RNAcentral holds the sequence, with entries from MGnify. Predicted 3D model of a 106-nucleotide RNA (SAM riboswitch aptamer (S box leader)) from uncultured Sporosarcina sp.
[in-house]
RNA sequence: UCUUAUUGAGAGAGGCGGAGGGAUGUGCCCGAAGAAGCCCGGCAACCAGCACGAAAGUGAAAAGGUGCCAAGUCACACAAAGCGAUACGUGCUUUGGAAAAUGAGA
Numbered sequence: 001u002c003u004u005a006u007u008g009a010g011a012g013a014g015g016c017g018g019a020g021g022g023a024u025g026u027g028c029c030c031g032a033a034g035a036a037g038c039c040c041g042g043c044a045a046c047c048a049g050c051a052c053g054a055a056a057g058u059g060a061a062a063a064g065g066u067g068c069c070a071a072g073u074c075a076c077a078c079a080a081a082g083c084g085a086u087a088c089g090u091g092c093u094u095u096g097g098a099a100a101a102u103g104a105g106a
Stems, first nucleotide, its partner, number of pairs: 001106007012040001014039003020030003024077004041069003046065002050059003073099001078096006
């Protein structure tokens, strides 16, 4: 980089640490009543493994490989449709897409 699946649920009054963090832009938030990071703890159950099955798949478990633990992927970013007022820009809703994140494969 490509393919594919998922992304409205869930997760700590802990220790170290010390100012930043929420991908990007805008906004809006979180943060010394302590951010990032590390450790411990926890959540979930994608892969593997286990049981059933021809397969698709289903189920249980969580000791393995990841992942995750403010806010919907914090909201919006592009397009279409609908609605409202107002007047050609904007607001709201829905759908689709893009982007991002994570798993698995290449």
Taxonomically the source falls in Sporosarcina (Bacteria, Bacillati, Bacillota, Bacilli).
Its mean pLDDT, the model's own confidence on a scale to 100, is 82.